[in-house]
RNA sequence: GGGCUUGUAGCUCAGCUGGUUAGAGCAUUCGGCUGAUAACCGAAAGGUCACUGGUUCGAGUCCAGUCAGGCCCA
Numbered sequence: 001g002g003g004c005u006u007g008u009a010g011c012u013c014a015g016c017u018g019g020u021u022a023g024a025g026c027a028u029u030c031g032g033c034u035g036a037u038a039a040c041c042g043a044a045a046g047g048u049c050a051c052u053g054g055u056u057c058g059a060g061u062c063c064a065g066u067c068a069g070g071c072c073c074a
Base pairs, nucleotide, nucleotide: 001073002072003071004070005069006068007067010026011025012024013023019057028044029043030042031041032040050066051065052064053063054062
């Protein structure tokens, strides 16, 4: 330098052929339970879907560029 691939909550990830409100588990906080703690049960909070632009009535999803990580070739 070239090619492929990944980027979604603090962490690990799902999100189907573009469509109604962006989700799960763990962690955190609050409540219940207990003599108390853990476990268990319930709830809440937590998001610029890496960034910029484009297509579309509508984009996490499609397209282009940029950035970062991984793999391969030179």
Predicted 3D model of a 74-nucleotide RNA (transfer RNA) from an Armatimonadota bacterium. The source organism's lineage runs through Bacteria, Bacillati and Armatimonadota. Its Rfam family is "tRNA". Rfam classes the family as a transfer RNA. The prediction has a mean pLDDT of 80.